[in-house]
RNA sequence: GACUCCGUAGUUCAACGGAUAGAAUAGAAGUUUCCUAAACUUUUGAUACAGGUUCGAUUCCUGUCGGAGUCACCA
Numbered sequence: 001g002a003c004u005c006c007g008u009a010g011u012u013c014a015a016c017g018g019a020u021a022g023a024a025u026a027g028a029a030g031u032u033u034c035c036u037a038a039a040c041u042u043u044u045g046a047u048a049c050a051g052g053u054u055c056g057a058u059u060c061c062u063g064u065c066g067g068a069g070u071c072a073c074c075a
Base pairs, nucleotide, nucleotide: 001071002070003069004068005067006066007065010025011024012023013022018055027043028042029041030040031039048064049063050062051061052060
């Protein structure tokens, strides 16, 4: 340098182009308990960035950024 794949909550993962992006776990508060643990209830928190297509985009297209990989270059 060329190409391929990936980027969603603190973490691990979902979501046929269609309603308000969900689950587990973690965090916070509460119930319970003599206390803790466990259990239960409530709650906080995310689509890497910028454009495009579309009535409608996490999803499709382009570019940028970041990560992983393959190939090439590298006296």